[in-house]
RNA sequence: UAUGUACUUCAGGGUUAGGUGAAAUUCCUUACCGGCGGUAAACCCCGCGAGCAGUGAUGCAAGAACUAGUGAAAUUCUAGUGGCGACAGUAGAGUCUGGAUGAAAGAAGUAAAAU
Numbered sequence: 001u002a003u004g005u006a007c008u009u010c011a012g013g014g015u016u017a018g019g020u021g022a023a024a025u026u027c028c029u030u031a032c033c034g035g036c037g038g039u040a041a042a043c044c045c046c047g048c049g050a051g052c053a054g055u056g057a058u059g060c061a062a063g064a065a066c067u068a069g070u071g072a073a074a075u076u077c078u079a080g081u082g083g084c085g086a087c088a089g090u091a092g093a094g095u096c097u098g099g100a101u102g103a104a105a106g107a108a109g110u111a112a113a114a115u
Stems, first nucleotide, its partner, number of pairs: 002115002005111006017029003031095002033085002035048004043083002051060003065081005087098003
């Protein structure tokens, strides 16, 4: 220094302003938000987590992008125009309430010994 083992801590943001209506932060216009790892810096490239079933291995379910420019390299930067968002409740919800003082991708640290 690296690997494995045990333990500890941490680990998600967001409805502004109007309209309709008996009733909507749920509809319409507008506003706002973007977990983790990889890679030229990513909500929409590749993969993972979050949901459901199972003792477990595991299985099932589950979203979205193009154009131009710079560059050695960018679907990641810059410019422009778009798009997407689990389950349950409730006037139909990415943003409210709830499962959740939960779980977890993963990040950091501690310990002793071995190679």
Molecule: FMN riboswitch aptamer (RFN element)